A computed fold for a 78-nucleotide RNA from an Actinomycetota bacterium, annotated as c-di-GMP-I-GGC riboswitch aptamer. The coordinates come from a structure-prediction model, not an experiment, and the mean pLDDT is 89. The source organism's lineage runs through Bacteria, Bacillati and Actinomycetota.
RNA sequence: CCCGAUAAAGGCAAACCCGUCGUGAGGCGGGGACGCAAAGCCAGGGGUCUCCGUAAAGAGACGGCCCAGCCACCGAAG
Numbered sequence: 001c002c003c004g005a006u007a008a009a010g011g012c013a014a015a016c017c018c019g020u021c022g023u024g025a026g027g028c029g030g031g032g033a034c035g036c037a038a039a040g041c042c043a044g045g046g047g048u049c050u051c052c053g054u055a056a057a058g059a060g061a062c063g064g065c066c067c068a069g070c071c072a073c074c075g076a077a078g
Stems, first nucleotide, its partner, number of pairs: 002078001003075002011036002016031006034064001040070002044067003047062005
């Protein structure tokens, strides 16, 4: 470094509910745990979704869909 244990310490938090913001996809806070070894960051590429529009175009959302990029705790076996 790869790797990731019936290890230790710790971390995150799906659905759903409440509050709040947003036309919306959704965001944030609280509760809650389905899961996660990058479920940490990033919207660059793809994808999905929303708004607008006859369409083309335009404006957005999702990092817990994939890829790329950046950073990182622990240490058995191999």